[in-house]
Molecule: transfer RNA
Organism: Candidatus Bathyarchaeota archaeon
RNA sequence: GGGGCCGUAGUCUAGCCAGGUAUGACGACGGGCUCCAGACCCGUAGGUCGCCGGUUCAAAUCCGGUCGGCCCCACCA
Numbered sequence: 001g002g003g004g005c006c007g008u009a010g011u012c013u014a015g016c017c018a019g020g021u022a023u024g025a026c027g028a029c030g031g032g033c034u035c036c037a038g039a040c041c042c043g044u045a046g047g048u049c050g051c052c053g054g055u056u057c058a059a060a061u062c063c064g065g066u067c068g069g070c071c072c073c074a075c076c077a
Base pairs, nucleotide, nucleotide: 001073002072003071004070005069006068007067010026011025012024020057028044029043030042031041032040050066051065052064053063054062
């Protein structure tokens, strides 16, 4: 230098092909239960979907660029 895969909440993850309210678990917080705590049950909050731009009525999803991680190939030494 060329190519492939991955990036989504504090952590892990579904959704992407085929555009239409961003999913679940853990964790956090509140409540129930308990003498208290754990476990269990109920609820709440938390997301510029790596970043920038384009297409579209509408983008996590499609297109272009770019950053980071991993892998393969080539070149140089």